[in-house]
RNA sequence: CGGGGUGUAGUAUAGUGGUAGUACGAGGGCAUGGGGUGCCUUUAGCGGGAGUUCAAUUCUCCCCACCCCGA
Numbered sequence: 001c002g003g004g005g006u007g008u009a010g011u012a013u014a015g016u017g018g019u020a021g022u023a024c025g026a027g028g029g030c031a032u033g034g035g036g037u038g039c040c041u042u043u044a045g046c047g048g049g050a051g052u053u054c055a056a057u058u059c060u061c062c063c064c065a066c067c068c069c070g071a
Stems, first nucleotide, its partner, number of pairs: 001070007010024004018054001025043007047063005
């Protein structure tokens, strides 16, 4: 320098045009003498910008970070 891939709650991961889920975690409550544990509930998210569209996490372009390949 060129090509490809990934970016979604604190962590891991699904979703691929129409509402963003799941598990763990964290907060609160109940059960126990206390712990472990179980149950209920709450919490919190689409890397940044622009474009297309009635509507973008999803499609297109640019940028950023990381990984891989080539030179």
Predicted 3D model of a 71-nucleotide RNA (transfer RNA) from Candidatus Liptonbacteria bacterium RIFCSPLOWO2_01_FULL_45_15. The prediction has a mean pLDDT of 83. Its Rfam family is "tRNA". Lineage of the source: Bacteria > Bacteria candidate phyla > Candidatus Liptoniibacteriota.